Overview
This is a predicted structure of a 507-nucleotide part of an RNA (small-subunit ribosomal RNA, 5' domain) from an uncultured bacterium. The full RNA is in RNAcentral, with records from Greengenes. It matches the Rfam family "Bacterial small subunit ribosomal RNA". Its family is annotated with structural constituent of ribosome and ribosome in the Gene Ontology.
Context: one part of a larger RNA
RNA sequence: GGAUGAACGCUGGCGGCGUGCCUAACACAUUCAAGUCGAACGGACUUAGCGGGUAGUAAUACCUGUGAAAGUUAGUGGCGGACGGGUGAGUAACGCGUGAGCAACCUGCCCCUGUGAGUGGAAUAACGUCUGGAAACGGACGCUAAUACCGCAUAAUAUAUCUGAAUCGCAUGGUUUGGAUAUCAAAGAUUUAUCGCACAGGGAUGGGCUCGCGUUGGAUUAGUUAGUUGGUGAGGUAACGGCUCACCAAGACCGCGAUCCAUAGCCGGACUGAGAGGUUGAACGGCCACAUUGGAACUGAGAAACGGUCCAGACUCCUACGGGAGGCAGCAGUGGGGAAUAUUGGGCAAUGGGCGCAAGCCUGACCCAGCGACGCCGCGUGAGGGAAGAAGGUCUUCGGAUUGUAAACCUCUGUUGACAGGGACGAUAAUGACGGUACCUGUCGAGGAAGCCACGGCUAACUACGUGCCAGCAGCCGCGGUAAUACGUAGGUGGCAAGCGUUAUCC
Numbered sequence: 001g002g003a004u005g006a007a008c009g010c011u012g013g014c015g016g017c018g019u020g021c022c023u024a025a026c027a028c029a030u031u032c033a034a035g036u037c038g039a040a041c042g043g044a045c046u047u048a049g050c051g052g053g054u055a056g057u058a059a060u061a062c063c064u065g066u067g068a069a070a071g072u073u074a075g076u077g078g079c080g081g082a083c084g085g086g087u088g089a090g091u092a093a094c095g096c097g098u099g100a101g102c103a104a105c106c107u108g109c110c111c112c113u114g115u116g117a118g119u120g121g122a123a124u125a126a127c128g129u130c131u132g133g134a135a136a137c138g139g140a141c142g143c144u145a146a147u148a149c150c151g152c153a154u155a156a157u158a159u160a161u162c163u164g165a166a167u168c169g170c171a172u173g174g175u176u177u178g179g180a181u182a183u184c185a186a187a188g189a190u191u192u193a194u195c196g197c198a199c200a201g202g203g204a205u206g207g208g209c210u211c212g213c214g215u216u217g218g219a220u221u222a223g224u225u226a227g228u229u230g231g232u233g234a235g236g237u238a239a240c241g242g243c244u245c246a247c248c249a250a251g252a253c254c255g256c257g258a259u260c261c262a263u264a265g266c267c268g269g270a271c272u273g274a275g276a277g278g279u280u281g282a283a284c285g286g287c288c289a290c291a292u293u294g295g296a297a298c299u300g301a302g303a304a305a306c307g308g309u310c311c312a313g314a315c316u317c318c319u320a321c322g323g324g325a326g327g328c329a330g331c332a333g334u335g336g337g338g339a340a341u342a343u344u345g346g347g348c349a350a351u352g353g354g355c356g357c358a359a360g361c362c363u364g365a366c367c368c369a370g371c372g373a374c375g376c377c378g379c380g381u382g383a384g385g386g387a388a389g390a391a392g393g394u395c396u397u398c399g400g401a402u403u404g405u406a407a408a409c410c411u412c413u414g415u416u417g418a419c420a421g422g423g424a425c426g427a428u429a430a431u432g433a434c435g436g437u438a439c440c441u442g443u444c445g446a447g448g449a450a451g452c453c454a455c456g457g458c459u460a461a462c463u464a465c466g467u468g469c470c471a472g473c474a475g476c477c478g479c480g481g482u483a484a485u486a487c488g489u490a491g492g493u494g495g496c497a498a499g500c501g502u503u504a505u506c507c
Base pairs, nucleotide, nucleotide: 001507002506003505004504006503007502008501009500010499013379014378015377016376017375018374019372020371021337026335027334028333030332032330035079036078037077040076041075043073044072045071046070047069049066050065051064052063053062054061055060086290087289088288095215096214097213098212099211100210101209102208105207106206110203111202112201113200114199115198116197118152119151120150121149127142128141129140130139131138132137158183159182160181161180162179163178164177165176166175167174168173188195189194216262217261218260223253224252225251228250229249230248231247232246233245234244235243265287266286267285268284269280270279271278272277292313293312294311295310296309315326316325317324318323343369345368346367347366351365352363353362354361355360382412383411384410385409392403393402394401395400416448417444418443419442420441421440422439426434451496452495453494454493455492456477457476458475462491463490464489465488466487472479473478
């Protein structure tokens, strides 16, 4: 000198774009953050229409039936809650980065292609009756539907076993093709446009696994290891594998640093530097890990699942003492910690996501607004003229010098501001939270808008007074003990400027 997710002191006019718990992965009141589909299903309820009955002179009111009418939705069922959002505790590791491999693998929704959808069955929520419990939540009996569940049929280019041929490679082997046997499937809805269902093949996307190389400090850590290293066999997995198990062998790693200890999420990048390099990993993007602590599986195409389940621990809350409920490292917000970090805001208008044929619903993702000079950038706080060099201040050799064209005063301007009128883009037909915002026009009138630090040398900028080794200053050298350009104040001057200084950290 540059830089910062900064903080502190003094000061503070505006706008745009960014950015804002670095500390306690501390504890959390409250709202919201993941739903959706009635075009899968049976009910329940509401309201038109039509019919019947009762009361009434009638209007009308009540009861009841019907319906391929319209609507709502607790439950069954489907898809989604594995994405999106948060955090960096753990992790020195195939975790990450980079480059390869899988002849050892999976892949819902999406795209392409081929074939098919035949025939039966048994239940169960909802609901009803009875009933337990303070509650959370249940229990018994009875009834019912489906794109929920289960048989049978059909079946290959699927799978398994046996067997034949051709061909290729990279070791195990792969690919193509033929035969035999065995096994496995389906679901309907509808406004008749379509949307779905099953099997198989291919693609795309997303993942899983393996390997080469790279990835902090410590030897005041030198030996470490029994599923340990390898083999055979079996189990398990989507798949390879001590992944697991039985048996067999005695190996495996290590001074090119094993093991242990400490520290740490990694990267694209960022800061700095002429570069080499050093430091760093906030925001944005990719990967990983975690979701009160520890453990476990279920469901599913996908989880060992933040707002799912179960168990154990700690903590908090409710309780009728029998028993229950909870998990903000989602968005706001609270307490606490701290030098320190924001609103319990608006909207789904845009972009994107889930569900749905759609209309649409949901979306604290997101888009916006609010707060903070926290950062960067831009603008303003007036411009021209104006010497009696006014007054006042300060200094003075008392002559004057300086503040200083500075002010007053004159002539203007209208960036900004205030008020009034118009008023967007973002939205292809409709739909705008932002927002009556940005912007444009008119009127007004210099009016509302400058501070901070320094002035001994380094280092741009000096005098007076006060103080008297005191009070104090200080980055280094050093100032202060009676004439202090170094302390304090004043005048003046220099520097930067809506900021200026200080502190901390990196280069």